[in-house]
RNA sequence: GCCGGCAUAGCUCAGCGGUAGAGCAUCCGCCUUGUAAGCGGAAGGUCCUCGGUUCGAUCCCGAGUGCCGGCUCCA
Numbered sequence: 001g002c003c004g005g006c007a008u009a010g011c012u013c014a015g016c017g018g019u020a021g022a023g024c025a026u027c028c029g030c031c032u033u034g035u036a037a038g039c040g041g042a043a044g045g046u047c048c049u050c051g052g053u054u055c056g057a058u059c060c061c062g063a064g065u066g067c068c069g070g071c072u073c074c075a
Stems, first nucleotide, its partner, number of pairs: 001071007010024004018055001026042005048064005
């Protein structure tokens, strides 16, 4: 330098154009002599950034940034 993948809750990840979700973690309650486990509930988001397409974008297109992998060149 070229190619590909990934970026969504504190963490790990779903969500392939029409109100953003799960598990774990956190908080509250139930249960228990008490704790853990179990059960119920709550809270938590600039969907990496900018622009474009569209009635409507986490999703499609372009550019950028970061991470990962592959290939190649020079020294």
This is a predicted structure of a 75-nucleotide RNA (transfer RNA) from a Candidatus Multivoradales bacterium.
Its Rfam family is "tRNA". Its family is annotated with triplet codon-amino acid adaptor activity in the Gene Ontology. The family's RNA type in Rfam is transfer RNA.
The source organism's lineage runs through Bacteria, Pseudomonadati, Acidobacteriota, Thermoanaerobaculia and Candidatus Multivoradales.
The same sequence occurs in records of 2 taxa.
Model confidence (mean pLDDT): 82 of 100.